[in-house]
Record summary: Predicted 3D model of an 89-nucleotide RNA (c-di-GMP-I riboswitch aptamer). The sequence was found by an Rfam model in a public genome assembly.

RNA sequence: GAAAGAAAAGGGCAAACCCGUCGAAAGGCGGGGACGCAAAGUCACCGAUCUAACGGGGGUAAAAUCCCUAAGACAGCGGGACCGCCUAC
Repeated sequence: GAAAGAAAAGGGCAAACCCGUCGAAAGGCGGGGACGCAAAGUCACCGAUCUAACGGGGGUAAAAUCCCUAAGACAGCGGGACCGCCUAC
């Protein structure tokens, strides 16, 4: 230095599920727990996906159910950006 993960060392993270907590929800956080992960480290910039409170529509005597909508969420869906350990070359 670019590109790579066969074997190894020290390790790291933690899906489902359960408990608590925040949230309208999706989901987040803490504890337990391990399906997996070489970026399962960070960032919602692009696409996908999830939710639909507010708002809009529709409806009603008034509501509710119903439909649309991201400014919400997701980095463990793909792309992109940034940063990084070990080994091998």